[in-house]
Molecule: Lysine riboswitch aptamer
Organism: mouse gut metagenome
RNA sequence: GUAGAGGUCGCGUUUGCUAUCAGUAAUUCCGCGGAGGCCGAAAGCCUGAGAUACGGAACGAAAGGAGCCGACGCCGAAAUCGCGUGUCAAAAGCGCGGUUGGGCUUGCGUUAAACAGGCGCAAGACUGUCUUUGACGGAUUUACCGCCCGUCAAAGGAGAGCUAU
Numbered sequence: 001g002u003a004g005a006g007g008u009c010g011c012g013u014u015u016g017c018u019a020u021c022a023g024u025a026a027u028u029c030c031g032c033g034g035a036g037g038c039c040g041a042a043a044g045c046c047u048g049a050g051a052u053a054c055g056g057a058a059c060g061a062a063a064g065g066a067g068c069c070g071a072c073g074c075c076g077a078a079a080u081c082g083c084g085u086g087u088c089a090a091a092a093g094c095g096c097g098g099u100u101g102g103g104c105u106u107g108c109g110u111u112a113a114a115c116a117g118g119c120g121c122a123a124g125a126c127u128g129u130c131u132u133u134g135a136c137g138g139a140u141u142u143a144c145c146g147c148c149c150g151u152c153a154a155a156g157g158a159g160a161g162c163u164a165u
Stems, first nucleotide, its partner, number of pairs: 001165004007075001010074005016068003027058005036046003040088001078100008101127002104124008129157010
């Protein structure tokens, strides 16, 4: 350099469908009431021909997040934090650096409409990989030790790793 492995919830993107969002927001009407409301800001728009809020009636969504089938890209996959760039300000994206092998459960915090999910921290067992130690077996050998291969157990490390070439 190339090709691979971890997992039957491996990681991420995405069309379609479904539920939730929600009888919510918006819109219209009635009542009350009497000056602001929409927007991150500016600009702009609505408003004493009655704003916001509150109560009632009619009508009534969507996005984000989630589940399922499928498709695509992959194995630092990807996630997250900081700095810079980007922007009116943000976000996305891009660059540099740090952390995390992987999924799960529990607790706390945060995000979210949410008891879903995401994110962060901590703990717990599980799992893959390598190292060391011990035991057993295989192969080799006249035989033994050692090298090599495999299984089990314990302890430990990290993906800039591991296996093959």